[in-house]
RNA sequence: GGAGUCGGCCGGACAGUCGCUCCGUCUCGCGGCGGGGAGGAAAGUCCGGGCUCCGCAGGGUGGGAUGCCAGGUAACGCCUGGGCGGCGCGAGCCGACGGAAAGUGCCACAGAAAAUACACCGCCGAUGGCCCUUCGGGGAUCAGGUAAGGUUGAAAUGGUGCGGUAAGAGCGCACCGCGCGGGUGGCAACACGCCGCGGCAGGGUAAACCCCAUCCGGAGCAAGACCAAAUAGGGACGCAAUGGCGUGACCCGCGCUGCGUCCGGGUAGGUUGCUAGAGGUGUGCGGUGACGCGCAUCCCAGAUGAAUGGCUGUCCUCGACAGAACCCGGCUUACAGGCCGGCUCCCCAC
Numbered sequence: 001g002g003a004g005u006c007g008g009c010c011g012g013a014c015a016g017u018c019g020c021u022c023c024g025u026c027u028c029g030c031g032g033c034g035g036g037g038a039g040g041a042a043a044g045u046c047c048g049g050g051c052u053c054c055g056c057a058g059g060g061u062g063g064g065a066u067g068c069c070a071g072g073u074a075a076c077g078c079c080u081g082g083g084c085g086g087c088g089c090g091a092g093c094c095g096a097c098g099g100a101a102a103g104u105g106c107c108a109c110a111g112a113a114a115a116u117a118c119a120c121c122g123c124c125g126a127u128g129g130c131c132c133u134u135c136g137g138g139g140a141u142c143a144g145g146u147a148a149g150g151u152u153g154a155a156a157u158g159g160u161g162c163g164g165u166a167a168g169a170g171c172g173c174a175c176c177g178c179g180c181g182g183g184u185g186g187c188a189a190c191a192c193g194c195c196g197c198g199g200c201a202g203g204g205u206a207a208a209c210c211c212c213a214u215c216c217g218g219a220g221c222a223a224g225a226c227c228a229a230a231u232a233g234g235g236a237c238g239c240a241a242u243g244g245c246g247u248g249a250c251c252c253g254c255g256c257u258g259c260g261u262c263c264g265g266g267u268a269g270g271u272u273g274c275u276a277g278a279g280g281u282g283u284g285c286g287g288u289g290a291c292g293c294g295c296a297u298c299c300c301a302g303a304u305g306a307a308u309g310g311c312u313g314u315c316c317u318c319g320a321c322a323g324a325a326c327c328c329g330g331c332u333u334a335c336a337g338g339c340c341g342g343c344u345c346c347c348c349a350c
Base pairs, nucleotide, nucleotide: 001346002345003344004343005342006341007340008339009338010337012315013314014313015312016311017310018309020037021036022035023034024033025032026031039321043332044331046330047329048328049327050326051220052219053218054217058252059251060250061249063216064215065214066213067212068082069081070080071079072078083097084095085094086093087092098211099210103209104208105205106204107203120150121149122146123145124144127143128142129141130139131138132137158176159175160174161173162172163171177200178198179197180196181195182194183192184191185190224272225271226270227269234263235262236261237260238259239258243257244256245255246254279298280297281296282295283294284293285292286291
């Protein structure tokens, strides 16, 4: 100097003037004064909860979710650290990461053959058969033996070497691999150039069915509570205690005693829930870390056909993605431009 990787922050600001909205206070009222007023993702509605309601939120089946280990957290499918596997020269990044010796299914094409693994090119043909024979043997193969060599494929029934055999083959042996048992380290997942036994279940696939472990009542602020007002305490049909209803399905249990469908009528107004929190900021201590504890300090939107806009001036990164609707913790997606820091690799010079 270049390239990369990981983490953090900003993402418009200030002043004046007019306007909007919430809170507090003053005023009989009009109105005055003071303070506040969209995000890092407010998006997606994907997870988890707080909160509210349901006379079962009891049990079970079915169904769903997660899936290495240990922690964090209110909780999680999130986060942190570690293990194993994969990618990268590396810093780093990714993982839908329990089980294939419970069972079922699938592995196209090619190939002899992909599990009942019936062998295409091959090798042997000792023993029985065939031909020749100088009777020593020789020849080619049938029966039979074989899967070491070759072909195909992502994958071929463990690998390499030695011995052995008619030719071969874990057939035997050594080492490696695999299985089982033990030992050492680690909380554990796991690791080990550790020890012993065994010739040894042919592989892959579970984001296929399945098995295993853990977790799961439902509905949701349009939840719910209160007030006011109005109407038609209407009509028809059906089921009915061996029935019906009770916040997903089915069964059992429990509770209640009516329930369902259609037509028609009234009101859809106001208050509350509604923002002081699993809260923010600073700091000390503990911890590798996520985070926890202590102390101090601050109050930072509560609209409801939906509030923050218009004008002027200045600064500047010249403005991207984009607007709360009960609240919070995450994940995912979008993003013009700018700032800070750690680490890795390459080149050059000293």
Molecule: Bacterial RNase P class A
Organism: Acidihalobacter sp.